[in-house]
RNA sequence: AGAGUUUGAUCCUGGCUCAGAUUGAACGCUGGCGGCGUGCUUAACACAUGCAAGUCGAUCGGUUACAGGUGUAGCAAUACAUGCUGACGAGAGGCGGACGGGUGAGGAAUAUUUGGGAAUCUGCCCAUCAGCGGGGGACAACCCGGGGAAACUCGGGCUAAUACCGCAUACGCUCUACGGAGGAAAGCCGGGGACCGCAAGGCCUGGCACUGAUGGAUGAGCCCAAAUCGGAUUAGCUAGUUGGCGGGGUAACGGCCCACCAAGGCGACGAUCCGUAGCUGGUCUGAGAGGACGAUCAGCCACACCGGAACUGAGACACGGGCCCGACUCCUACGGGAGGCAGCAGUAAGGAAUAUUGGGCAAUGGACGAAAGUCUGACCCAGCCAUGCCGCGUGAAGGAUGAAGGUCCUCUGGAUUGUAAACUUCUUUUAUAUGAGACGAAAAAAGAGUUUUCUAACUCAACUGACGGUACCAUAUGAAUAAGCACCGGCUAACUUCGUGCCAGCAGCCGCGGUAAUACGAAGGGUGCAAGCGUUACUCGGAAUUACUGGGCGUAAAGCGUGCGUAGGCGGUUUGUUAAGUCUGCUGUGAAAGCCCUGGGCUCAACCUGGGAACUGCAGUGGAUACUGGCGAGCUAGAGUGUGUCAGAGGAUGGUGGAAUUCCCGGUGUAGCGGUGAAAUGCGUAGAGAUCGGGAGGAACACCAGUGGCGAAGGCGGCCAUCUGGGACAGCACUGACGCUCAUGCACGAAAGCGUGGGGAGCAAACAGGAUUGGAUACCCUGGUAGUCCACGCCCCUAAACGAUGUCAACUGGUUGUUGGGUCUUCACUGACUCAGUAACGAAGCUAACGCGUGAAGUUGACCGCCUGGGGAGUACGGCCGCAAGGUUAAAACUCAAAGGAAUUGACGGGGACCCGCACAAGCGGUGGAUGAUGUGGUUUAAUUCGAAGCAACGCGCAGAACCUUACCAACCCUUGACAUGGCGAUCGCGGUUCCAGAGAUGGUUCCUUCAGUUCGGCUGGAUCGCACACAGGUGCUGCAUGGCUGUCGUCAGCUCGUGUCGUGAGAUGUUCGGUUAAGUCCGGCAACGAGCGCAACCCACACUCUUAGUUGCCAGCAUUCAGUUGGGCACUCUAAGAGAACUGCCGAUGAUAAGUCGGAGGAAGGUGUGGAUGACGUCAAGUCCUCAUGGCCCUUACGGGUUGGGCUACACACGUGCUACAAUGGUGGUGACAAUGGGUUAAUCCCUAAAAGCCAUCUCAGUUCGGAUUGGGGUCUGCAACUCGACCCCAUGAAGUCGGAAUCGCUAGUAAUCGCGUAACAGCAUGACGCGGUGAAUACGUUCCCGGGCCUUGUACACACCGCCCGU
Repeated sequence: AGAGUUUGAUCCUGGCUCAGAUUGAACGCUGGCGGCGUGCUUAACACAUGCAAGUCGAUCGGUUACAGGUGUAGCAAUACAUGCUGACGAGAGGCGGACGGGUGAGGAAUAUUUGGGAAUCUGCCCAUCAGCGGGGGACAACCCGGGGAAACUCGGGCUAAUACCGCAUACGCUCUACGGAGGAAAGCCGGGGACCGCAAGGCCUGGCACUGAUGGAUGAGCCCAAAUCGGAUUAGCUAGUUGGCGGGGUAACGGCCCACCAAGGCGACGAUCCGUAGCUGGUCUGAGAGGACGAUCAGCCACACCGGAACUGAGACACGGGCCCGACUCCUACGGGAGGCAGCAGUAAGGAAUAUUGGGCAAUGGACGAAAGUCUGACCCAGCCAUGCCGCGUGAAGGAUGAAGGUCCUCUGGAUUGUAAACUUCUUUUAUAUGAGACGAAAAAAGAGUUUUCUAACUCAACUGACGGUACCAUAUGAAUAAGCACCGGCUAACUUCGUGCCAGCAGCCGCGGUAAUACGAAGGGUGCAAGCGUUACUCGGAAUUACUGGGCGUAAAGCGUGCGUAGGCGGUUUGUUAAGUCUGCUGUGAAAGCCCUGGGCUCAACCUGGGAACUGCAGUGGAUACUGGCGAGCUAGAGUGUGUCAGAGGAUGGUGGAAUUCCCGGUGUAGCGGUGAAAUGCGUAGAGAUCGGGAGGAACACCAGUGGCGAAGGCGGCCAUCUGGGACAGCACUGACGCUCAUGCACGAAAGCGUGGGGAGCAAACAGGAUUGGAUACCCUGGUAGUCCACGCCCCUAAACGAUGUCAACUGGUUGUUGGGUCUUCACUGACUCAGUAACGAAGCUAACGCGUGAAGUUGACCGCCUGGGGAGUACGGCCGCAAGGUUAAAACUCAAAGGAAUUGACGGGGACCCGCACAAGCGGUGGAUGAUGUGGUUUAAUUCGAAGCAACGCGCAGAACCUUACCAACCCUUGACAUGGCGAUCGCGGUUCCAGAGAUGGUUCCUUCAGUUCGGCUGGAUCGCACACAGGUGCUGCAUGGCUGUCGUCAGCUCGUGUCGUGAGAUGUUCGGUUAAGUCCGGCAACGAGCGCAACCCACACUCUUAGUUGCCAGCAUUCAGUUGGGCACUCUAAGAGAACUGCCGAUGAUAAGUCGGAGGAAGGUGUGGAUGACGUCAAGUCCUCAUGGCCCUUACGGGUUGGGCUACACACGUGCUACAAUGGUGGUGACAAUGGGUUAAUCCCUAAAAGCCAUCUCAGUUCGGAUUGGGGUCUGCAACUCGACCCCAUGAAGUCGGAAUCGCUAGUAAUCGCGUAACAGCAUGACGCGGUGAAUACGUUCCCGGGCCUUGUACACACCGCCCGU
């Protein structure tokens, strides 16, 4: 210090989430030790039991309540007497129970914190002054009697005091009319020389106590100021209320209380009301500013079962006191009583959750006491809990065979666990045992002594430890007693295997899981922390995500519709004064603890402790006076007034004008009008529409007219008049800061709407009808009512009321247009300058970008309003306003991880521009109807093996299923296997052959034959058989794990890169633009310049010529023959090797002098000559695991292998593709010429080998001499075998079909159409496929439309990309 998450990607806005720290925690798993802390956050719920406040006999009466002693009697036991002693129950009296301890219910001020103040009290303590004389009468205890179950209580009698009451005294005290008046006390203990006394004692002295008073200290009470949570959907509150006078009351001031008088007091600087809360020092977090909290410790407050009022007292309205009311619990004899753990333990309950009914007063502190001492659940200790912090340990060194085991892998082996273990050496903290053994304790108190007037001080000896035989120390033994938890997809350090298969599950966010999950579960390994580790919850941080430090508002959330203006905030210039703000010095205070710094003590640390700093604050006081403020006096640059001009749909009222629509009347005139995409409803022969004339009425004002004018905004438009607001410019004069903004408030505020009364031509919600449609409560049409118009109304008060941009002021380059005014200038509204408006473009700058840019969204200042994720919702409830409609103010529950802005690249559009293609159009021929063929679906079946599925599956894989193929089914067999490699053993081949069983595989059996090399060694090689195991085998699954191959867009013209430049970036540019092309082809231009893959060319074939070569080819001329058969020739054809030829090269036109295009010439061929091969980046998770290869999974006497037979050939049906036809452009019969490719082992020689056309004859429009299906019979061929299930031939039979609905396919020239021929695979089997040649057309105006594609542009809420997204029900 940041990170993840909105998108295909980007920048921004913005929320959500994470990493950190923390805790009085809880839960899960685990757990060795010690030190120091902490430990009911919930029910201020209820409490059994024990303890937590007593003490003083040196105040008193007393004491069979306890112990001891003494005396008397008695042998003794024992009895009696005796307060004599230690002590002391109960009682009187004193002091203390107001402290200490607990809790946080209440309380938003009667509280707390900080700082001040005056009208007070204060037991014990300190200091000082003075006193302590003399009397009296009671009440408990006790005794007697009575009541009651008890608690307790009543009556009578006795008695003491430091209890109570007077008298005396009174410096100071209180009161006062200043004359005076009033008011105290108590004794106890110790010591003692003289004196007195019968004694007690007096007396003296010391101590303590007591009384009156003054001062202090401590503690407490009261007042003031400031600060101290949320809500305005709480805006008004208040009658003792605010003040005064006089009283009362209090320790004290005061409406604290009362009588009277006045009418005040508080509040937007938030009163009142509601909710919540103990406050603070501090704690946690944070860089800080802040935010959250207020356990432990410390200060203050409040409370003590709930509520209330008091008593006593120095102090209480009193936790372990009293009274009353209430609730609850307990006792009861039913009459009545008792109680208060928010003290320490503990119990029940509640809860996720919080400890022992422990020890001790040894220390510290407290109460009482003269003291010893007693009491003290305060406190000191111990116990429980990993609840937190801190420390230590669970060993250390060596040790490679890198052991075994585990895990993983490319598995004869390797990697990892891992120096880890074993093993060797060493150490002994801790744990265990044994021994020794503290500090805390002392100068304390008390005792003895010295000194002293007395204390104080000093000296001496002894006593006292809960913790605890604990800490610490020593010795012994021995690695011995001691490691877990979470995580490992990204954020975030750490990866593999198996299992699972959108299941089980995980998850803080994003998200994982649908058969190869680093995300689930397990294991191995790793990472992090460690006696803990994770999870959950809360707080702060990150979050600049409430922004004081430190944010925003054109489009992301956000400028009020507009103005006027109050409070408030802010405010020009000069000078004087003041010193409130401000700055500065000093003083007081800001408790301690804590934090920080620095020393010290526990072995260190945590912890404890000394000192310092700090506590950023508050108050007082001295100073400074620039700035701000207050007060005073001026100024004129802000603002305003006067004067003079000017423009204008600014506003209100009253008049007035013409065009048009509609209606009414009349004329002419006849059949339609009107309306629409097309129609219909509607109007019209009762005369419409059209046209002419006249009239009525309402509303709106063409042209001018303009990114022109005016107004605060809404808004304002014929013309004239009246009234009236504002603005601009110019010079001069005047006032003298009078200003800016503005919460609340007030006013205005389009349209629609509301109320009352008018008006109503046109238009037109609602409504009606007609259409459209699946429907059509819509869009379209015909009608049509409110309304639109006018007047009135304290009517409504909202709009995308928008420049989505608040008002005011200052500053900051320019250019161009336009409106109004002015100055100068010119022949000239000619030019320049200037002020005020209104537009366009743009510099700097700003902005996320788009854009804004002197009229700012730039740079600043002042003030106001508003925003804080999306939805819920501008909704509910409440308030206010309204006649209503509704407006305004304005939430929450719940839910999501986004919602959003701008820009980018694509894709898409029944958006635009341009272009191409047998895409349409123009043509020719088909398909769709029929029969049969073939493929597919479906159905059927034991099986009908499997795959292919829009184009781009369907005569496809299959260039050919009778067996085989064959993968399917049935039956029968085999199990190291039909096939490969390796080991051991045996045999010596191989091969051929007979017979039997069987459907065959197979099993049994017979006969013939008996490997090669050699160093002569069962040595080498090879083959066969047997055995056991590694393994073989799988057309089993996954084409969504893959390679390879293929289809498709598409032979479409595209797809990219480097460098540079532009942009925050995704990206852009280049590749866009103007031409041109079949083409991103080329030319020109251009922040681009180049390049690559594609295009083209290079390759093959065909077309022309030449050269070379003439056999098996050819034959012009010569000879010969049945025949290019032969001689001869190689000219021609042809063959097959090479060369040439075509390049817009030439001419003209056009174009930009370009690229190119058009026309022409020449040429075999002309603008790519024709055809082929050639398929960019990519798309479709396209197809194929059944060609092959291959990961993973699965089968292993079977999902492998073999055999026989069957099936793939089934058949109500549907579809695709081709064949043959329906006939005369034809059929049949005869005749009949010419090919090419290819094959046949070799062969230009031989063979396969010919057709349509043409000619002749016949048929004459018919289900035919068309058509040939189907069926019967007979044959041929192939083959082991034609039954299921082959092809062909002959005879006979002679079905449907008469040109095919909607729809749909191919083709632009040697093409379509038509005719035949060949080949591959193949034993045999094409109407299929691949090739070959023969004959040989028609048409293309053109690009509006359909389909597909390319480029540019535009919109987008799409990106799985329109087969999208998404709304309502």